Context: one part of a larger RNA
RNA sequence: UCACGGUUAAGGAACUCGGCAAAAUGCCCCCGUAACUUCGGGAGAAGGGGGGCCUCGGUGGUGAUCCGUCCUUGCGACGGGGAGCUGUUCGGGGCCGCAGAGACCAGGGGGGUCCGACUGUUUACUAAAAACACAGGUCCGUGCGAAGUCGUAAGACGAUGUAUACGGACUGACUCCUGCCCGGUGCCGGAAGGUUAAGAGGACGAGUUAGUCACCUUGUGUGGCGAAGCUCAGAAUUUAAGCCCCGGUAAACGGCGGUGGUAACUAUAACCAUCCUAAGGUAGCGAAAUUCCUUGUCGGGUAAGUUCCGACCUGCACGAAUGGAGCAACGAGACCCCCGCUGUCUCAACCGUGAACUCG
Repeated sequence: UCACGGUUAAGGAACUCGGCAAAAUGCCCCCGUAACUUCGGGAGAAGGGGGGCCUCGGUGGUGAUCCGUCCUUGCGACGGGGAGCUGUUCGGGGCCGCAGAGACCAGGGGGGUCCGACUGUUUACUAAAAACACAGGUCCGUGCGAAGUCGUAAGACGAUGUAUACGGACUGACUCCUGCCCGGUGCCGGAAGGUUAAGAGGACGAGUUAGUCACCUUGUGUGGCGAAGCUCAGAAUUUAAGCCCCGGUAAACGGCGGUGGUAACUAUAACCAUCCUAAGGUAGCGAAAUUCCUUGUCGGGUAAGUUCCGACCUGCACGAAUGGAGCAACGAGACCCCCGCUGUCUCAACCGUGAACUCG
């Protein structure tokens, strides 16, 4: 000096990001117990008192020797009596210690807010949470050889189930609710019109040449026309879904304005005008796990509070199942305050065990 263990005057969180760590609480019995609440809870709320040993008594259980009565004389029945043994959350008296749940073991408590309803689940080896799941809610699909999934297939799961079933998506107990927009994207429905493939169709055209015509005339000549067949190319016409189009649909993906003016102090604007939009954010909440400016402003708590709680609303950039606002209970969750308690600290000291180090 370090590690582990222990004690400490006075103070008692002044330590620190933060009471981290430690201390404190701790068992049983009795009394007593608030707000709030989904009436179950909260609750072991909180907060108090008692606890050992000896002795006497009370009381519960069992119950012998003994006494009485009855007869059907039996290892009988009934009644009385109460020793002994034993239980006791009961009462009185006494004894000892600092201390009687005497050691070990063995809840600290209260108040407020946020998030998540809850019990559960998770990053095996840095994250246990507000993340996941969850009952409950809604939408979509599926009529059974179901949809969906695996497989090339056979086949299998779904399901030896049948719409109170199964699959998918979102939300996430409960309470009160869930506004407006279908223009875009998606999905569903529609089939009149436009467009649209292969296929069907085969007009027109082209190649080839049996033939025929003209010319020079005689050559296996040159040129024109050219049926049938074969071949090439191919228009009109016909024709589906789809797309265009018409409508529906937001607990589908999503979206939910700007400017100017106006009231008899000022300020503000119920009101008016105007532009744009598919429609311009309703209820509720709001400097919030969301607020940049910001330590906003006011109030509370403190002597002093960038955190905390209550309000205000100027919401940079809340907002309604990408759910909104509440909410009892619950939480090794996040934040703030208080009581108790303490070597966390003021401020360090000493003791024990072990180690480092120095000397021998």
A computed fold for a 360-nucleotide part of an RNA from Nesterenkonia halophila, annotated as large-subunit ribosomal RNA, domain IV. Its Rfam family is "Bacterial large subunit ribosomal RNA". Gene Ontology terms of the family: ribosome and structural constituent of ribosome. It was read from a public genome assembly.